Model confidence (mean pLDDT): 76 of 100. This is a predicted structure of a 113-nucleotide RNA (TPP riboswitch aptamer (THI element)) from Caballeronia peredens. It matches the Rfam family "TPP riboswitch aptamer (THI element)". From the family's description: Vitamin B(1) in its active form thiamin pyrophosphate (TPP) is an essential coenzyme that is synthesised by coupling of pyrimidine and thiazole moieties in bacteria.
[in-house]
RNA sequence: UCGACGAAACAGGGGUGCUUCGCGCGCAUCGAUCACGAGCGCGACGAGGCUGAGAGAGACCCUUUGCACCCGAUCCGGGUAAUACCGGCGAGGGAAGUUUCCGGAGAACGCGC
Numbered sequence: 001u002c003g004a005c006g007a008a009a010c011a012g013g014g015g016u017g018c019u020u021c022g023c024g025c026g027c028a029u030c031g032a033u034c035a036c037g038a039g040c041g042c043g044a045c046g047a048g049g050c051u052g053a054g055a056g057a058g059a060c061c062c063u064u065u066g067c068a069c070c071c072g073a074u075c076c077g078g079g080u081a082a083u084a085c086c087g088g089c090g091a092g093g094g095a096a097g098u099u100u101c102c103g104g105a106g107a108a109c110g111c112g113c
Stems, first nucleotide, its partner, number of pairs: 001107002005103001006101005011063004016057001017050006023043005029038003069094003075088004
């Protein structure tokens, strides 16, 4: 002098699925009509179950050394009550950062013995 690694500050990026019951809303297939019952659909509504760090938490995860997450993908195989559940795809294509430090492995150069 450089400095892996580490820490901090500020800044930025990201996902929220499946399922049971209840509740609310919608539809109008069946029950003769009324939307009452059955049925179907939706809810960032409530309470459980599944996976997960996280399934609306001021939480969690990630920021190029990118295992956050997105695309391919209404993908392929396995499995499940079911699912982006597991594996593959995948060394794929994308993806959000700077600064500071009384920390510091180690390295280079110089000087002295």